[in-house]
RNA sequence: UAUUCAUCAUGAGUAGUGGAGGGAACGGGCCCUGUGAAGCUACAGCAACCUUCCCAGCGAAAAGGUGCUACAUCCCGCAGUCAACUGACUGGAAGAUGAUCA
Numbered sequence: 001u002a003u004u005c006a007u008c009a010u011g012a013g014u015a016g017u018g019g020a021g022g023g024a025a026c027g028g029g030c031c032c033u034g035u036g037a038a039g040c041u042a043c044a045g046c047a048a049c050c051u052u053c054c055c056a057g058c059g060a061a062a063a064g065g066u067g068c069u070a071c072a073u074c075c076c077g078c079a080g081u082c083a084a085c086u087g088a089c090u091g092g093a094a095g096a097u098g099a100u101c102a
Base pairs, nucleotide, nucleotide: 001102004099005098006097007096008095013043014042015041016040017039021032022031023030026077027076028075029074044069045068046067049065050064051061052060053059054057073094078091079090080089081088082087
């Protein structure tokens, strides 16, 4: 990097460093940000995919491998249903994470 499968509900942050961006990319919108963005470091936490255990299932645990810790996969973009003045819903696409396999 590609394949396949599952999930995308909930939850969880402080300090130091850094110094202007950030919420994946593009366009449009909305939002966060010098009362300090991203990144990095330390410590802490959340979750429970892999994992471990058992009484074997809507089970328990959290040592280890990952992941995550604003709203929120933020919304729209493609197709459709309902509604009717721009809204609700469903699916898709794209993306993220894990496991798997090459």

SAM riboswitch aptamer (S box leader) from Desulfurispira natronophila, 102 nucleotides, folded computationally. The RNAcentral record of the sequence draws on Rfam.